[in-house]
RNA sequence: UUAUGCCAAAGCCAAAUCCGCUGCGAGGCGGAGACGGAAAGCCACGGAUCUCACGAAGACCGCCGGGUUACCUUA
Numbered sequence: 001u002u003a004u005g006c007c008a009a010a011g012c013c014a015a016a017u018c019c020g021c022u023g024c025g026a027g028g029c030g031g032a033g034a035c036g037g038a039a040a041g042c043c044a045c046g047g048a049u050c051u052c053a054c055g056a057a058g059a060c061c062g063c064c065g066g067g068u069u070a071c072c073u074u075a
Stems, first nucleotide, its partner, number of pairs: 002075002005072001012037002017032006035062001041068003045065003049059003052055001
């Protein structure tokens, strides 16, 4: 540097649900909580899905693909 995620270690994230705040809404943020995750880090770039006040409008990266950065293991 590239590939890999069977085993190991250190750490990381946090679905459902509940509470608070916020948004017309999809949702978002914080707390509790763990179903899961090897990019479940980041980017709405393509597709899908979803929302509304329906337009040069939004949401979603824990749906798939793509881009980009990164810990550890093994080769």
The prediction has a mean pLDDT of 87. c-di-GMP-I riboswitch aptamer from a Desulfobacteraceae bacterium, 75 nucleotides, folded computationally. The sequence was found by an Rfam model in a public genome assembly.